[in-house]
Context: one part of a larger RNA
């Protein structure tokens, strides 16, 4: 000098864009953060209407809530960096493997069955919840049939599937089953690279290899039985310490050194430890089971919970924000769609935390006013600075009208083409709906509301007076202060930077 996720002191007008729990991976009240589908299924509350009935009530139609079965999603998105020195990451390769949804191609979708939740009745319990009986549906479950370009097999041969819905109407729309390929994603393996420490020198028994078996989607001591005695290491094994890795970032002429905040990619974690289940995918942040610590409820028998999601709270700390608005856009889940959900995201709020931009006025104005300070008492300086005169109107303030970006869709209607009864699909034209927030412009008033901080001995730009008297104090280094201090304190003046200026910490 440059830099920072900074903090502290003094000061502080506006805007844009960024950025903000670095410490206790400490504990958490409250709300929200993952649902959706009635065009898979049964049942069906409120409400309205109709019929019977004197009434009570009963029946039917519309309606569609709460819940349930089922499907898909919940393994994404979001957070954090504790652990990990490792094929974790980076890079370059390899293949013994898997892949829901999506795309392409080739085929298929036949016949039956038994349950179960919801529901009704009864029961246990404070609750959480649970038990028994009856009975019901399906794209839930099961059986049979069919079956290859699938699987097994040398061959013969054997084995393996399915579901319907919408609609007046389905080979045609949405789905279902089998196989092959693709795309994208993932698993596994390998070469090379990857911090400090020898005041850590030996380490290893599933250890190293083989045969066989099991297991896995898949290779493999991954696991097991048997056999052999190997394997690694001063080119640093083993141990210890520290640390998420990279793209990048800071600095520097570069080489290098330091670093890994925001954003992107990968990995790992989800109260602590362990485990599996479901599933295409997890050993699963807002799933399950067990153990533990902690906290809460309890009728004392027993239960419930997990903010390292968004806000917010306590604690610790030098220190880090709103318990905000919206799904309008982008993206995601579900759905034929309308649409629903989305603390992802888009916005707003707070903080000079950073960078950038703008403003705090412009021109004239000497009697060089007053006041201040200095003085050799003549004057000098503050200083065109002020007053005063004339202007402009940024930002801020008040008001007005205008409606920009976001906006491309989706839906509805019409016409044309393909399929061919329509429906569905594709293309064209027209109309409608569509947000949080922000708000270019114009008018009014009027210099009005908007400047400080550090420094002035040398390094280093900028000095005089007074006070103090090795005291009080300053200080980055050299060093100042003991009666004339340009170094302490104050005043005036000056220098530098400026909505900031300094200090501290850290890196180059």
């Nucleotide at each position: 000098g440059a830099a920072u996720g900074a903090a502290c002191g003094u000061u502080g007008g506006c805007g844009g864009c960024g950025u903000g729990g670095a410490u206790u991976a400490g504990g958490c009240a409250u709300g929200c953060a993952a649902g959706u589908c009635g065009a898979g299924c049964g049942a069906g509350a409120a409400u309205u209407c109709c019929c019977c009935g004197c009434a009570a009530g009963g029946g039917g139609a519309a309606g569609g809530a709460c819940a349930g079965c089922g499907g898909c999603g919940a393994a994404a998105g979001g957070g954090a960096g504790a652990g990990g020195a490792a094929c974790a990451c980076g890079u370059a390769g390899u293949u013994a493997c898997c892949u829901a949804c999506c795309c392409u191609c080739a085929g298929g979708c036949c016949u039956g069955g038994g349950a179960u939740a919801g529901c009704u009745c009864g029961g246990a319990g404070a609750a959480a919840u649970c038990c028994g009986a009856g009975g019901u549906a399906a794209u839930a479950c099961c059986a049979g049939a069919u079956a290859a370009c699938a699987u097994c097999g040398a061959g013969a041969g054997a084995u393996c599937a399915a579901a319907g819905g919408u609609g007046u109407g389905a080979u045609u729309c949405c789905g279902c089953c089998u196989g092959a390929g693709g795309a994208g994603g993932g698993g596994a393996c390998u070469g090379c690279g990857u911090c400090c420490u020898a005041u850590u020198a030996g380490c290893u028994u599933g250890u190293u290899g083989g045969u066989g078996a099991g297991g896995u989607a898949a290779c493999g001591g991954c696991u097991c039985a048997c056999c052999a005695a190997g394997g690694c290491a001063u080119u640093g094994a083993u141990g210890g310490g520290u640390a998420c890795g990279g793209g990048g970032u800071g600095u520097g002429a570069g080489a290098g050194c330091a670093u890994g905040c925001c954003c992107c990619c990968g990995c790992u974690c989800a109260c602590u430890g362990g485990g599996a289940c479901u599933g295409a995918g997890a050993c699963a942040c807002u799933g399950c089971c067990c153990a533990g610590a902690c906290a809460c409820c309890u009728a004392c028998g027993g239960g419930u919970g997990g903010c390292u999601g968004c806000a917010g709270u306590c604690g610790a700390g030098g220190a880090u924000c709103u318990u905000c608005g919206g799904c309008a856009a982008u993206g995601g889940g579900c759905g034929c769609a309308a649409g629903c959900c989305u603390g992802a995201c888009c916005g707003a709020g707070c903080g000079a935390c950073g960078c950038c931009g703008c403003g705090u006025g412009c021109g004239g104005g000497a009697u060089g006013a007053a006041g201040g300070c200095c003085u050799u008492c003549g004057g000098g300086u503050u200083g065109u600075a002020a007053a005063c005169c004339g202007c402009c109107g940024u930002c801020g303030g008040a008001g007005u009208g205008g409606a920009g970006g976001a906006a491309a869709u989706u839906c509805c209607a019409u016409g044309g083409a393909g399929c061919a009864a329509u429906c569905u699909u594709c293309a064209u034209g027209g109309a409608u709906u569509g947000a949080c927030u922000a708000a270019u412009a114009c008018u009014c008033a009027g210099a009005g509301g908007a400047a400080g901080g550090a420094c002035g001995g040398g390094c280093u730009a900028a000095g005089u007076u007074c006070g103090u008297g090795c005291c009080a104090g300053c200080a980055g280094c050299c060093g100042c202060g003991g009666u004339a201090a340009g170094a302490c304190g104050a005043a005036c003046c000056g220098u530098c930077c400026a909505a900031a200026c300094g200090u501290u910490a850290u890196u180059c």
Small-subunit ribosomal RNA, 5' domain from a metagenome, 508 nucleotides, folded computationally. Model confidence (mean pLDDT): 81 of 100.